About this RNA
This is a predicted structure of a 72-nucleotide RNA (transfer RNA) from Candidatus Daviesbacteria bacterium RIFCSPHIGHO2_01_FULL_43_17. The source organism's lineage runs through Bacteria, Bacteria candidate phyla and Candidatus Daviesiibacteriota.
RNA sequence: GGGCCAGUAGCAUAGUGGUAUUGCGCCUCAUUCGCAUUGAGGAGGUCGGCGGUUCGAUUCCGCUCUGGUCCA
Numbered sequence: 001g002g003g004c005c006a007g008u009a010g011c012a013u014a015g016u017g018g019u020a021u022u023g024c025g026c027c028u029c030a031u032u033c034g035c036a037u038u039g040a041g042g043a044g045g046u047c048g049g050c051g052g053u054u055c056g057a058u059u060c061c062g063c064u065c066u067g068g069u070c071c072a
Base pairs, nucleotide, nucleotide: 001071002070003069004068005067006066007065010024011023012022018055026042027041028040029039030038048064049063050062051061052060
């Protein structure tokens, strides 16, 4: 330098064009003498960035950043 893959909540993940899912973690309440467990509820997301296509983009296209991998 070139090819391919990945980037979504604190962490790990699902999601092939129509209000982004689940688990763990976090907060509140119940339960307990207290903690843990369990149950109920809740907060937390510029979907890596910029631009394009579209009525509408996490999704399609281009460029770019970061990481991984292969070739030179």
The prediction has a mean pLDDT of 84. It matches the Rfam family "tRNA". Gene Ontology term of the family: triplet codon-amino acid adaptor activity.